[in-house]
């Protein structure tokens, strides 16, 4: 200089005249007026209904461990374990002796290994054979009765021994725990659970068009159920509540107002924690629209291009709110790794 | 706001119980015919919407974008 990792900050800026919302004053003043993601609707709540939201079955959803959090599948921090050369990232990380189930080809064989090719045996030798041993090396596969070892043993061979390392059991010692070191023991039959499943723990539904309040308007219409019934917000069962409650088809169904913005709220600090965050003081009030408000015109400056004049500046707009993921997408700043150079 | 489905040759659609990517139509070439059609017979043409993950192995099973369609208030 050149690639990377991780983190962070801004999203023009002053002024003038015109023209919009809201709130307050009271005769026109004085304040505020789209985002980091407001976008996807992926989670999780706060909040309104449903008499309460019981039990239980199916159903979903999370899964190492300790924490933070209103709560989460998120966040922090650690243990394993995979990828990089590193900074660092990523994990849907319980359970394969609870049972079912899959593993094509290939290949002798995919779980009770009746062994292709071979080895050794055989009779005093040499070839062939039979009973009988062998699963070390050869093939095949992604996986074949732990794995290496120029050891030892053996008729050849095998954890049949012995040395390392992997696993299982079992102890001691560190840690709150996952774990991890450290001794020994018998010597050990795969892999998928994002295959069904077990197992622990968790969940009622629906959604501000959720819903309250006024005020208009109307077909007090037709037809079916009906107490051994019905109805009662995911689905069945039990219980348990109301009561002619219901259930079809037809007709009116407009319009105000409320929710609706002061919050799990921000900024500044000071303690406390390794951190995610917690607790204290002070400060601030920061969009509430309803067919859709924050535009438009000029002038300077930033910033990018042009010899100047002049062009030009990403991704994209609240509709209850708020914690996160994810995905778009300009301009910069801060650390930290790698590789070249040059001292 | 809520729910559900879809995507594959040039065009319709199969295939989603994980192990070979396919039919029908269309194209190209031969045969047959005075020509064409029609028939026979061969062929040719695929990033399985994109990206990531489990698995020996993904069009398929998971996750995350995109585009369509489609209920329901």
């Nucleotide at each position: 200089c050149g690639g990377g990792c991780a983190g962070u900050u801004c999203a023009g800026a002053c002024g003038g005249c015109c023209g919009c919302c809201g709130a307050u004053a009271a005769u026109u003043g004085u304040c505020g007026g789209a985002g980091g993601a407001a976008a996807g609707u992926c989670c999780g709540g706060g909040c309104u209904u449903c008499a309460c939201a019981g039990g239980g079955c199916a159903g979903g959803a999370u899964g190492c461990c300790g924490g933070a959090u209103a709560a989460c599948u998120u966040c922090c921090g650690g243990c394993c374990g995979g990828a990089g050369c590193a900074a660092u990232u990523c994990g849907a990380g319980g359970g394969a002796c609870a049972g079912c189930g899959c593993a094509a080809c290939a290949g002798a064989a995919a779980a009770u290994a009746c062994a292709c090719a071979g080895c050794c045996g055989g009779u005093a030798a040499a070839u062939u054979c039979a009973a009988g041993g062998c699963a070390a090396c050869g093939g095949u596969g992604a996986a074949a009765c732990g794995g290496u070892g120029a050891g030892g043993g053996u008729a050849a061979g095998a954890g049949c021994c012995c040395a390392c390392c992997a696993g299982u059991c079992a102890u001691g010692g560190a840690g709150c725990a996952a774990u991890c070191c450290g001794u020994g023991a018998g010597c050990u039959a795969u892999g998928c659970a994002a295959g069904c499943c077990c197992c622990a723990u968790c969940c009622g539904a629906a959604g501000c068009a959720a819903g309250a309040u006024c005020g208009a308007a109307u077909a007090g219409c037709g037809g079916g159920a009906u107490a051994c019934a019905a109805a009662g917000c995911g689905g069945c069962c039990c219980g348990u509540u109301u009561u002619u409650c219901c259930c079809c088809g037809g007709g009116u169904a407009c319009g105000a107002u409320c929710g609706c913005u002061u919050g799990a709220g921000g900024c500044a600090u000071u303690c406390c924690g390794c951190g995610a965050g917690g607790a204290g003081u002070g400060u601030c009030c920061c969009a509430g629209a309803u067919a859709a408000a924050u535009g438009g015109c000029c002038g300077u400056c930033u910033c990018u291009u042009u010899a100047a004049c002049g062009a030009g500046c990403a991704c994209a707009g609240a509709a209850c709110c708020c914690g996160g993921c994810u995905u778009a997408u300009g301009a910069g700043c801060u650390g930290c790794c790698c590789c070249c150079u040059a001292u | 706001g809520g729910g559900g489905a879809u995507a594959u040759a040039g065009c319709u659609c199969a295939g989603u119980u994980g192990g070979g990517a396919g039919a029908g139509c269309g194209c190209u070439u031969g045969a047959a015919u005075g020509g064409c059609a029609u028939u026979c017979a061969a062929g040719a043409g695929g990033u399985c919407a994109g990206g990531g993950g489990u698995u020996c192995g993904a069009a398929u099973c998971c996750c995350c974008u995109u585009a369509u369609c489609u209920c329901c208030a």
The prediction has a mean pLDDT of 75. Predicted 3D model of RNase P RNA and transfer RNA as a complex of 416 nucleotides. It holds a member of the Rfam family "Bacterial RNase P class A". By type it is a ribozyme.